A computed fold for a 73-nucleotide RNA from a Bacteroidales bacterium, annotated as transfer RNA. Its Rfam family is "tRNA". By type it is a transfer RNA. Gene Ontology term of the family: triplet codon-amino acid adaptor activity.

[in-house]
RNA sequence: UGCCCUUUGGUGUAAUUGGUAACACGUCUGAUUUUGGUUCAGAAGAGUGGGAGUUCGAAUCUCUCAAGGGUAA
Numbered sequence: 001u002g003c004c005c006u007u008u009g010g011u012g013u014a015a016u017u018g019g020u021a022a023c024a025c026g027u028c029u030g031a032u033u034u035u036g037g038u039u040c041a042g043a044a045g046a047g048u049g050g051g052a053g054u055u056c057g058a059a060u061c062u063c064u065c066a067a068g069g070g071u072a073a
Stems, first nucleotide, its partner, number of pairs: 001072007010025004019056001027043005049065005
């Protein structure tokens, strides 16, 4: 320097390939329990790495930038 891949709640992963971003763990509250744990019920928490574009509509398609990784010289 060229090419390719990844980036989504605190963590790990989904999103049927353009149509209300979901699940598990974790956190918080309550119940149960002598307490803790287990179990049960409920709640909070991300608009998808930044920006722009296409579209009625974008996590998804296009361009660009950033971070990380791979590969070739």